[in-house]
């Protein structure tokens, strides 16, 4: 230098044909307990890596930049 894959909640990842962004763990509050842990219930947490385009509508499509991983020379 070229090619491929990935970037979504604090962490690990779903999101199948473009139609209101989700799960598990973690966090917070409550219940339970003499107390802690465990268990149960509820709550909060996202400009979906940045920018632009297509579209009535983009996490998903197109272009570009960027970060990480892998391959070729």
């Nucleotide at each position: 230098g070229c090619c491929c894959c990935a970037g979504u909640a604090g962490c690990u990842c779903a999101g199948u044909u473009g139609g209101u962004a989700g799960a598990g763990c973690a966090a917070u509050u409550g219940c339970u307990u003499c107390g802690u842990a465990a268990g149960c219930a509820a709550u909060a947490g996202g400009u979906c890596g940045g920018g632009a385009g297509u579209u009535c509508g983009a996490g998903a499509c197109u272009c570009u930049c960027u970060u990480g991983g892998g391959g070729c020379u």
Molecule: transfer RNA
Organism: archaeon